Transfer RNA from Gadus morhua, 74 nucleotides, folded computationally.
RNAcentral holds the sequence, with entries from GtRNAdb and Rfam.
Its mean pLDDT, the model's own confidence on a scale to 100, is 81.
RNA sequence: GGUACUGUGGCUUAGCUGGUGAAAGCACCUGUCUUGUAAACAGGAGACCCUGGGUUCAAAUCCCUGCAGUACCU
Numbered sequence: 001g002g003u004a005c006u007g008u009g010g011c012u013u014a015g016c017u018g019g020u021g022a023a024a025g026c027a028c029c030u031g032u033c034u035u036g037u038a039a040a041c042a043g044g045a046g047a048c049c050c051u052g053g054g055u056u057c058a059a060a061u062c063c064c065u066g067c068a069g070u071a072c073c074u
Stems, first nucleotide, its partner, number of pairs: 001073007010026004019057001028044005050066001052064003
């Protein structure tokens, strides 16, 4: 330098046949329970989806540019 793939709460992921309020587990906070902690139970906060643009009535999803990472080729 080229090709392919990936980028979504703090972490790991789902959602990518475009369409109802972006979902789950762990972690975090509060409460109940306990002498106390853990566990269990109940509730809560937190991502407008890597950046910028385009297509569309409508984009996390399709297209283009850039950035970062991984693998392979030279």

Record summary
It matches the Rfam family "tRNA". The family's RNA type in Rfam is transfer RNA. Taxonomically the source falls in Gadus (Eukaryota, Osteoglossocephalai, Ctenosquamata, Zeiogadaria). A source record names the gene tRNA-Thr-TGT-13-1.